[in-house]
RNA sequence: AAGAGCCUCUGGAAAGCCGGCCAGAAUCGGCCGCACCGACGGAGUAAGGGCACCCUGAAUGGGGGCCUGAAUCUCUCAGGUAUCCGUGACAGAGGGGGGCCA
Numbered sequence: 001a002a003g004a005g006c007c008u009c010u011g012g013a014a015a016g017c018c019g020g021c022c023a024g025a026a027u028c029g030g031c032c033g034c035a036c037c038g039a040c041g042g043a044g045u046a047a048g049g050g051c052a053c054c055c056u057g058a059a060u061g062g063g064g065g066c067c068u069g070a071a072u073c074u075c076u077c078a079g080g081u082a083u084c085c086g087u088g089a090c091a092g093a094g095g096g097g098g099g100c101c102a
Stems, first nucleotide, its partner, number of pairs: 006095006016034001018033005035081003041077001042075003048068004053064004
């Protein structure tokens, strides 16, 4: 001090009521297949910054390589695709009492 992680409540989107098989009275469920979504999670990364590496150069320069570096962007591994549910980002309210920087 404008208060982290965390806890409680509230709000909160997208996309298949897909097809086949198993069990079964049926719902639910399990397996397989195709199609899709991005907002648990995960992965990738621009500018910028850095380097004791390579090339070039008159030079304090230039080019390359490597490290670092963000997401609601991208990927779609995971997760999800009627109602219900939601380990749903994010936002609001309350609690909590510590985080970071100088």